The prediction has a mean pLDDT of 85. Predicted 3D model of a 72-nucleotide RNA (transfer RNA) from a Candidatus Omnitrophota bacterium. Rfam family: tRNA. Rfam links the family to the GO term triplet codon-amino acid adaptor activity.

[in-house]
RNA sequence: GGGGCGGUAGUUCAGUGGGAGAACACCUCGUUCGCAACGAGGGGGUCGGCGGUUCAAAUCCGCUCCGCUCCA
Repeated sequence: GGGGCGGUAGUUCAGUGGGAGAACACCUCGUUCGCAACGAGGGGGUCGGCGGUUCAAAUCCGCUCCGCUCCA
């Protein structure tokens, strides 16, 4: 320098054009003498950044940043 994969909640990830989600974690309540476990409820996101396509973009296209990997 070139190719491939990945970047979404605090963490691990799903979501491949129209509702942003799950599990764990966190907070509150219940249960218990108390803790854990369990049950119920709740908060938390400029979807790496910029631009483009579209009525509409996490999703498609271009550039770019970061990580892993392959080739030279």